[in-house]
Context: one part of a larger RNA
Molecule: small-subunit ribosomal RNA, central domain
Organism: Arthrobacter sp.
RNA sequence: UUGGCCUUAAAAACUUCUAAGGCGGUUGGCCCCUCCGGCCUUAAAAUCCCGGGCUUCACUUCCGAACCGCCGUGGGUACCGGCCAAAUUAAAUGGAGGAAGGGAAAAUGGAAUUUCUGGUGGUACCGUUAAAUUCCCCAAUAUCAGAAGAACCCCCAAUGCCAAAGGCAGGCCCCUGGCCAUAACUUGACCCUAAGAACCAAAACCUUGGGAACCAACCAGAAUAAAAUACCCUGGUAAUCCUUGCCGUAAACGUUGGGCCCUAGGUGUGGGGACAUUCCCCCUUUUUCCCCCCCGUAGCUAACGCAUUAAGUGCCCCGCCUGGGGAAUACGGCCGCAAGGCUAAAACUC
Numbered sequence: 001u002u003g004g005c006c007u008u009a010a011a012a013a014c015u016u017c018u019a020a021g022g023c024g025g026u027u028g029g030c031c032c033c034u035c036c037g038g039c040c041u042u043a044a045a046a047u048c049c050c051g052g053g054c055u056u057c058a059c060u061u062c063c064g065a066a067c068c069g070c071c072g073u074g075g076g077u078a079c080c081g082g083c084c085a086a087a088u089u090a091a092a093u094g095g096a097g098g099a100a101g102g103g104a105a106a107a108u109g110g111a112a113u114u115u116c117u118g119g120u121g122g123u124a125c126c127g128u129u130a131a132a133u134u135c136c137c138c139a140a141u142a143u144c145a146g147a148a149g150a151a152c153c154c155c156c157a158a159u160g161c162c163a164a165a166g167g168c169a170g171g172c173c174c175c176u177g178g179c180c181a182u183a184a185c186u187u188g189a190c191c192c193u194a195a196g197a198a199c200c201a202a203a204a205c206c207u208u209g210g211g212a213a214c215c216a217a218c219c220a221g222a223a224u225a226a227a228a229u230a231c232c233c234u235g236g237u238a239a240u241c242c243u244u245g246c247c248g249u250a251a252a253c254g255u256u257g258g259g260c261c262c263u264a265g266g267u268g269u270g271g272g273g274a275c276a277u278u279c280c281c282c283c284u285u286u287u288u289c290c291c292c293c294c295c296g297u298a299g300c301u302a303a304c305g306c307a308u309u310a311a312g313u314g315c316c317c318c319g320c321c322u323g324g325g326g327a328a329u330a331c332g333g334c335c336g337c338a339a340g341g342c343u344a345a346a347a348c349u350c
Base pairs, nucleotide, nucleotide: 004321006319008303016198021193022192026086027085028084029083030082031081035075036074037073039072041069047065048064051061052060053059091187092186095182097180098179102176103175108170109153110152114148115147116146117145118144119143120142162167206245209242210241219235220234221233257317258316259315260314262312265295266294268292270290271289272288273287274286276284299306300305323350324349325348332343333342334341335340
């Protein structure tokens, strides 16, 4: 490279956008390539055919044929491509509507915990299977009142909503992104994918300066136990929070790349539209579009299972895999303050 694959056996990059590249809907006209015809041209020999010459064969010789390519010429125009023209259903814009824990910033509210101050009161409290360490007459625990500070957001709440992914929840204001439906507006294929590059990216770690209520790696002690560097208990530092940068990884999972058609149905959640009903609204029935679940045919699958949100049937583009270990390693390169990350072998062995 061909082939076969990528939910679970090896294999979909964490996500998105985009330059190159690849691919690309409908109609008409012209052109070109591919295609067809004859002519011309293109060394010879060999090959093939009818003859000739060595007694025959091999061999050799002559005439002819055939083959391919190129130039010019005539024909043909379905597809790909180029140019021109046109249309609307793709795609996008605008109008008037709608839903939402989408993002950023600022300010604000609430119960509880902890600490502090004061009052009441006067002995245990805490904790466990049981205890002890701890705390307490310098007044604890409990209870009442007040204050401070930090973090978090009960009920509503739901396999419910939003977001590209990570993720996202007290309420309000400001700024801002995306989405849905709709006979109507405008542009008219402007699309899809995307190596490289770039942005984003949980938690943890590192860095600067703050903050520190709860919780808690490390650590100290009390237990348990043969031991106990653990599980349980009492404390408790970093961290957890904000901020300046950095890191760039996760079971970053739906373990399922993105886009566009097609292929039985059923029930439901969420958001819209239409018709009917009704004086109108609500409710209800029917129907339709989008999103999210659960079942279930055909089909597929090694099976489990998937099944209009496909793992079915097709097309386009990208990524990736090729027995287990060695190894997500060594060396080299790039990046990083470091921790380490990305790229990525071989010997050897089964």